[in-house]
RNA sequence: UCCUUAUCAAGAGAAGUGGAGGGAAAUGGCCCUGUGAAGCUUCGGCAGCGGGUUCCGCCGGGAAUACUGUGCCAAAUCCAUCGGGUGAUCCCGAAAGAUAAGCA
Numbered sequence: 001u002c003c004u005u006a007u008c009a010a011g012a013g014a015a016g017u018g019g020a021g022g023g024a025a026a027u028g029g030c031c032c033u034g035u036g037a038a039g040c041u042u043c044g045g046c047a048g049c050g051g052g053u054u055c056c057g058c059c060g061g062g063a064a065u066a067c068u069g070u071g072c073c074a075a076a077u078c079c080a081u082c083g084g085g086u087g088a089u090c091c092c093g094a095a096a097g098a099u100a101a102g103c104a
Stems, first nucleotide, its partner, number of pairs: 001104001003102006013043005021032003026081004044073003048070004052065005077096001082093004
């Protein structure tokens, strides 16, 4: 990297540096941003998955614990664009994306 599976309307901040962009891709919106964007560094936090430890157990498993590997810390994956239902709203599914685990 490819494939498969699961989840994605919750949660969580400051400082320094930096100096104009950013919010996944394309488009259309909308929003954030010199009251300082992206990136980088430090400390902190949230809690999804896997591992560890402890306890329970009907021995399928469950609970607790931030100990550990990662992930995340504006707005629903910011909203919509593909399909279906609908008078409109709205709802459902798909596609794409993100994260984790496994195989190659």